Transfer RNA from a Verrucomicrobiales bacterium, 75 nucleotides, folded computationally.
It matches the Rfam family "tRNA". By type it is a transfer RNA. About the family: Transfer RNA (tRNA) molecules are approximately 80 nucleotides in length.
It was read from a public genome assembly.
The coordinates come from a structure-prediction model, not an experiment, and the mean pLDDT is 81.
Lineage of the source: Bacteria > Pseudomonadati > Verrucomicrobiota > Verrucomicrobiia > Verrucomicrobiales.

[in-house]
This record gives sequence, structure tokens and C1' cells, in this order.
RNA sequence: GCCUCGGUAGCUCAAUGGCAGAGCAGUUGACUCUUAAUCAAUUGGUUCUAGGUUCAAGUCCUAGCCGGGGCACCA
Repeated sequence: GCCUCGGUAGCUCAAUGGCAGAGCAGUUGACUCUUAAUCAAUUGGUUCUAGGUUCAAGUCCUAGCCGGGGCACCA
């Protein structure tokens, strides 16, 4: 340099172009001799950035940024 996969809640990940969700974590409460565990409720979002298409974009298109993998180059 080229190809490819990925970037969404604090973490790990979902989401046919049509209301952004789950598990874990956090908070509150219950339970428990206690830590822990368990149960219930609940908070939490600039969907990497900038544009474009569309009535409508996390999703499609273009460019860029970051990360994983592969290939090439390495005089």
C1' cells in the first nucleotide's frame, strides 16, 4: 500500500430501512447471623467522525479515524 471483518449503555454483544435492546455491572429495596449468593424494581445511549440517498438510516452509499485478520513490498 491492497483486501477483509469490526466500532451501538461502564463491559460483552443484539437489533428485516420503520419505537435502540439483552446479559453482566451500577443504584435502591427484600432476604440472610455476616461477606457472598438469591429475588424484585430501577438508572444508564453524540449507535466512531463528516457528508449523501430516503417520508424514515445503527442498518444503504462516499470519504476519513480507530482496532483485528490476510496479502504484497522490504532496494